[in-house]
RNA sequence: GGGCCUGUAGCUCAGUUGGUAGAGCAGCGCUUUUGCAAAGCGAAGGUCGCAGGUUCAAAUCCUGUCAGGUCCA
Numbered sequence: 001g002g003g004c005c006u007g008u009a010g011c012u013c014a015g016u017u018g019g020u021a022g023a024g025c026a027g028c029g030c031u032u033u034u035g036c037a038a039a040g041c042g043a044a045g046g047u048c049g050c051a052g053g054u055u056c057a058a059a060u061c062c063u064g065u066c067a068g069g070u071c072c073a
Stems, first nucleotide, its partner, number of pairs: 001072007010025004019056001028042004049065005
């Protein structure tokens, strides 16, 4: 320098054919306990790496770019 893969909540990851972004765990609140843990219930938490383009509408399609991994030189 070139090819491929990955980037979504604090962490691990879903998200099918473009149509209002989800789960588990962690953290928070409540119930329960003398107290802790466990268990149950509830709420919160996101410009989907970044920038542009296409579209009525983009996590999803296209282009560029950044970071990580891998292969080739």
This is a predicted structure of a 73-nucleotide RNA (transfer RNA) from a bacterium. Rfam family: tRNA. Rfam describes the family as follows. Transfer RNA (tRNA) molecules are approximately 80 nucleotides in length. Its mean pLDDT, the model's own confidence on a scale to 100, is 81.